[in-house]
Context: one part of a larger RNA
C1' cells in the first nucleotide's frame, strides 16, 4: 500500500409525513378612492428586537348579539392585573378614532420633511400651540359693462383577468426572399362594466321560406382565397343555449322669446319648451267617427313569507380478552344511523373529542307576495287631395383600410381628397352590369338574457405535487444578497405521546466536549435531534504485495 470482515465518523440520498402550493367546480363578490384609496414611514406592549394587531383615543375605544370559565395575539418566562354566573378573554354585526406621506389638493421637496395666508380658540403677546379653510379642470346657478367674483356639484388615482377603441413591430414560416406569413399578435395609448362589445333588418334567401343581437354544434377544413407557394378560410342552411322589444328627428297644434316688418290689428323668420309621432300589408299628419278602456314599469309606506352572523340542539361502549409505552388493533358481546363525509385524540375509533346529517336562531341587510299612496308609458276604424318620413348624406372618381376574399369580373361596409342625387309614381339590396321578379325602407338612439373573465370571499373536488417536486416563497421571501439603476433573486420543513429538553457527581481552563446518574417505549430520539443510502475519513481483525 492493496483486498475482505467488523465496527465507527462525515454527509443528507431514501421512506415516511404536510402546515404549502397547483387544477378544477360550485355559489358569492366583482370593485376602492377628496367622505382621502391601494401602498407605505413613523409610532404603538410593564419589560418589547422581529410578526401580527392597531392610530397620539394606538395588541386597543363604545353600542347591540353570541359565548361563557378562564384570559392579557405569535410567545413557553417574569412581573402585575382581568374575570369565575355575568360589562374577562373570545365571536358577529354596527358605530367612534384613525400621526405623516401617498392622486397628495395651501406653497415647496431629495415621499413620509420644511415653510405660508385667512377665520375662529388659546386672559395679553409669541419665530408657540389647537381647530378649520385655501390645488387644478370641468359642467351647473346667480352677480357685474369685464379680466373676475360667490354659491352649488362632478373629475383626477390604484386595480388580476375579461371587453372595446386609438396606435402598433420583429424573430419566425415560405426549408434563401420582396407580396404574403407571424398577426390586424406582442407591446404603447384612451376609455368602460360586472360584464362588455353587438343588436330590433335600406338582413337572408329564393320561386320556397326565415324573421333583432350574442354564444355553443354542424356544414367545414367544403366553397373560395393565395409568389394559386406558405397559408389564410367563410357563409346558406341543419340542432341547441338564451328570448324583449322600444324611443326620437320631421310634418301638424300651442306656449315663452329674439329679430324684421307693419295700414300698430297683425305677419314673417329664427330660438326654444311643450303636445303630437315612429312605419314597409308603408307608416304618421290632416279629415271624420268612436273611446277614456286594456295592460305594463318605477318609487315610497305597512304586513306577511323567506332567506340571513356570530351561534344552539345533535344518536349509539367509561364493556371484555389478549399484545403494546400507550388500543382505536385484536378477541368476545352489544348499540346508533336522515349522523359508517372528514379531523383529532399516546398505533387503524360510526358509539372518547370537534363535528356531520337533520333540526333551531335573529340583528344589520335582502328578496318575494299582497295592500295603499305616488308617478310614468300604453289602444281603435274609415278616407286619401296635400304635408312629412334623418344631405354636403346615398351614389361617383383617386387614394388607402375592412370584408374569409391579396384590385380580382369585386359586390358589401369605412373613409383621407374632389364631386354629388332622388324624396314613396321615391329609395336600396339580392357579388360587375341590364331587366323582370324578390327582399328592405340608409344617413339620429336605447336595450335583458344567453356569452368572457378571477386580484378575491366560502363550500367542495383531483389515476395533480409531496420539501432539488409542488408557487420563487410549506420556514418572517420577493426576505438576504447581487447591481448606480431598469432589475435579478436564493437557501432554509420533521425531538418526543409528552419536556418528561438530563436534578445530581465526574474528566476537562471551559458557558466547549465528553462520561456516570436519571427521564422516556426508545437517547445510536439529547434540541447539530425520524429514518440515517452512496461518495469521502477512520479503527480493529484477517489474508496478502
Nucleotide at each position: 500500500g492493496g483486498c475482505a470482515c467488523a465496527c465507527g465518523g462525515u454527509g443528507g440520498a431514501u421512506g415516511c409525513c404536510u402546515u404549502g402550493g397547483u387544477u378544477c367546480u360550485c355559489a358569492g363578490a366583482g370593485g376602492c378612492g377628496a367622505a382621502g384609496a391601494a401602498g407605505g414611514a413613523c409610532g404603538u406592549g410593564a419589560c418589547a428586537a422581529g410578526c401580527u394587531g392597531c392610530g397620539a383615543a394606538a395588541a386597543g375605544c363604545u353600542g347591540c348579539g353570541g359565548g361563557g370559565a378562564g384570559g392579557a395575539g405569535c410567545a413557553a418566562a417574569u412581573a402585575u392585573c382581568c374575570g369565575u354566573u355575568a360589562u374577562a378573554u373570545c365571536c358577529g354585526c354596527a358605530g367612534g378614532u384613525a400621526u405623516c406621506c401617498g392622486a397628495a389638493u395651501g406653497g415647496g421637496g431629495c415621499a413620509a420633511c420644511c415653510c405660508c395666508u385667512c377665520c375662529g380658540g388659546u386672559u395679553g403677546a409669541a419665530g408657540g400651540c389647537c381647530g378649520g379653510a385655501g390645488a387644478u379642470c370641468c359642467c351647473c346657478c346667480g352677480a357685474g359693462g369685464a379680466u373676475u367674483c360667490g354659491g352649488g356639484g362632478g373629475a383626477g388615482g390604484c386595480g388580476a383577468a375579461c371587453c372595446c377603441g386609438g396606435g402598433g413591430a420583429a424573430c419566425u414560416g415560405a426549408a434563401a426572399c420582396a407580396u404574403c406569413u407571424a398577426a390586424u399578435u406582442a407591446c404603447c395609448c384612451g376609455g368602460a362594466g360586472g360584464a362588455a362589445a353587438a343588436g330590433a333588418a335600406a338582413a337572408c334567401a329564393a320561386a320556397a321560406g326565415u324573421g333583432a343581437u350574442u354564444c355553443c354544434c354542424u356544414a367545414a377544413g367544403u366553397a373560395g382565397u393565395g409568389g394559386c407557394g406558405a397559408u389564410c378560410g367563410a357563409a346558406c342552411g341543419g340542432g341547441g343555449a338564451g328570448g324583449a322589444g322600444c324611443c326620437c328627428a320631421a310634418a301638424c297644434c300651442g306656449g315663452u322669446u329674439u329679430u324684421g316688418u307693419u295700414c300698430a290689428g297683425g305677419c314673417a323668420a329664427g330660438a326654444u319648451c311643450g303636445g303630437g309621432g315612429u312605419a314597409g300589408u308603408a307608416g304618421g299628419a290632416c279629415u271624420g267617427c268612436g273611446a277614456u278602456a286594456u295592460u305594463g314599469g318605477g318609487a315610497a309606506u305597512a304586513a306577511a313569507u323567506a332567506a340571513g352572523a356570530a351561534a344552539u340542539g345533535g344518536a349509539a361502549g367509561a364493556u371484555u380478552u389478549c399484545u403494546g409505552g400507550a388500543a382505536a388493533g385484536u378477541u368476545a358481546c352489544a348499540c346508533c344511523a336522515c349522523a359508517g363525509g372528514g379531523g383529532g385524540u399516546g398505533a387503524g375509533a360510526g358509539u372518547c373529542c370537534c363535528g356531520u346529517a337533520c333540526a333551531u336562531g335573529u340583528a344589520a341587510u335582502u328578496a318575494u307576495u299582497u295592500a295603499u299612496u305616488u308617478u310614468c308609458a300604453u289602444a281603435g276604424c274609415a278616407g286619401u287631395a296635400u304635408c312629412c318620413u334623418g344631405a354636403g348624406u346615398a351614389g361617383g372618381a383617386c387614394g388607402g383600410g375592412a370584408c374569409a376574399c391579396g384590385a380580382g369580373a369585386a359586390a358589401u361596409c369605412c373613409u383621407g381628397u374632389c364631386u354629388g342625387a332622388a324624396u314613396c309614381a321615391g329609395c336600396c339590396a339580392g357579388g360587375a352590369c341590364c331587366a323582370u321578379c324578390u327582399g328592405g325602407u340608409a344617413a339620429g338612439g336605447c336595450u335583458a338574457a344567453a356569452u368572457a373573465c378571477u386580484u378575491c370571499u366560502g363550500a367542495g373536488a383531483g389515476a395533480c405535487c409531496g420539501a432539488u417536486a409542488g408557487u420563487g416563497g410549506a420556514c418572517c421571501a420577493g426576505u438576504a444578497c447581487c447591481g448606480u439603476g431598469a432589475g435579478g433573486g436564493a437557501a432554509a420543513g420533521g425531538u418526543g405521546a409528552a419536556a418528561a429538553g438530563c436534578a445530581c457527581c465526574c474528566c476537562g481552563a471551559a458557558c466547549a466536549g465528553g462520561g456516570g446518574a436519571g427521564u422516556g417505549a426508545a437517547a445510536u430520539a439529547g434540541u447539530a435531534c425520524c429514518u440515517g443510502a452512496a461518495a469521502c475519513c477512520g479503527u480493529g481483525u484477517g489474508c496478502u504485495u